[in-house]
Predicted 3D model of a 268-nucleotide part of an RNA (large-subunit ribosomal RNA, domain VI) from a Terriglobia bacterium. The source organism's lineage runs through Bacteria, Pseudomonadati, Acidobacteriota and Terriglobia. It was read from a public genome assembly. Its Rfam family is "Bacterial large subunit ribosomal RNA". Its family is annotated with ribosome and structural constituent of ribosome in the Gene Ontology. The coordinates come from a structure-prediction model, not an experiment, and the mean pLDDT is 87.
Context: one part of a larger RNA
RNA sequence: CGCAGGAGAUUUGAGAGGACCUGUCCUUAGUACGAGAGGACCGGGAUGGACGAACCUCUUGUGUUCGAGCUGUCAUGCCAAUGGCACCGCUCGGUAGCGAAGUUCGGUUGUGAUAACCGCUGAAUGCAUAUAAGCGGGAAGCACUCCUCAAGAUGAGAUCUCCCAACCCGUAAGGGAUAAGAAGGGCCCAGGUAGACUACCUGGUUGAUAGGCUGGAGGUGGAAGCGCAGUAAUGCGUGUAGCUUACCAGUACUAAUCGCCCGUUCGG
Numbered sequence: 001c002g003c004a005g006g007a008g009a010u011u012u013g014a015g016a017g018g019a020c021c022u023g024u025c026c027u028u029a030g031u032a033c034g035a036g037a038g039g040a041c042c043g044g045g046a047u048g049g050a051c052g053a054a055c056c057u058c059u060u061g062u063g064u065u066c067g068a069g070c071u072g073u074c075a076u077g078c079c080a081a082u083g084g085c086a087c088c089g090c091u092c093g094g095u096a097g098c099g100a101a102g103u104u105c106g107g108u109u110g111u112g113a114u115a116a117c118c119g120c121u122g123a124a125u126g127c128a129u130a131u132a133a134g135c136g137g138g139a140a141g142c143a144c145u146c147c148u149c150a151a152g153a154u155g156a157g158a159u160c161u162c163c164c165a166a167c168c169c170g171u172a173a174g175g176g177a178u179a180a181g182a183a184g185g186g187c188c189c190a191g192g193u194a195g196a197c198u199a200c201c202u203g204g205u206u207g208a209u210a211g212g213c214u215g216g217a218g219g220u221g222g223a224a225g226c227g228c229a230g231u232a233a234u235g236c237g238u239g240u241a242g243c244u245u246a247c248c249a250g251u252a253c254u255a256a257u258c259g260c261c262c263g264u265u266c267g268g
Base pairs, nucleotide, nucleotide: 001152005163006162007161008160009159010158011157015149016148017147018146021049022048023047024046025045026044027043033038051106052105053104054103055102059100060099061098062097066093067092068091069090070089071086072085073084074083075082076081110144111143112142117137118136119135120134164267165178167176168175169174180264184262185261186260187259188204189203190202191201192200209255210254211253212251213250214249215248216247218244219243220242225238226237227236228235229234
C1' cells in the first nucleotide's frame, strides 16, 4: 500500500515445512517343520540405542550481584572489627536464571489408493487362461491421520462485537451551511513471560509495572559486642546466631506526571 467505511477479537485451511529410525530379551514354543542337527511364521509383553522436543522436581555444571574460611600488604590513630589490592587474591559451599551428563514425552494407530507379487469370475480359443470387460488381496513407500507456519490464498475467505452529528430546502434522490474528532490505535513512560534493532507481552494512579520497605522461601553455617573458662592459642554462652543477589507474597514510600498525535461523519 492492497484486501471498496473504520476498528477490536476469534478463526477456516489453499499451500509449505517437520516427524517417519531401530536392536535385544521373554512368551507363544523347543511347538509347526525336520531322520537328526537345528528351528520358525502369526500374536502378546519387557527393556534399550541413536535422534528430536519441552522442562529444571531430582542429579550435576555455572552462578566475578550471596555466605563463610585463609595468606601477604596498605589504610581506617591503636586493640578489635572492617575496607582496598594481589587471576573473582586463594579456598569451601550456593539462590534465581541458563545448561546436560538430569527428568518427561515422541516415532504409534487407523483409513484410502497402489508397487512387485498373489487371486476370483471369464471369453477371444466349447478346454485352459489373474485380463481382454469386470472384481479382490497386497509395503517401512504415497495421500490423510500427528506437530508447526499459514488469507499478499491480490482467488486477499469466515464469525462475533464496537464506532460514525444536528439543522435548512426537497415526496424522494439529492443539495446547502455550520460545528464537532467516534470506536480504536500510536507517541511517551515503568517493565519482562519477549528481545540484536524492531516486534511481542504486562502495566501506567480507577495502579502492584519496576525499585524501596516488610514478611517468607532458599543459601551460608553460628556474626559483632559482652560475659564465662583458660597464662595463652582457643573454647563455651547470649543464639538454628548474623548476613543474604536474580525467588514468592504483601505494602503506593519513589518512579510510571501532565499530555499530544493519528483515526471521521453510514461507506463507488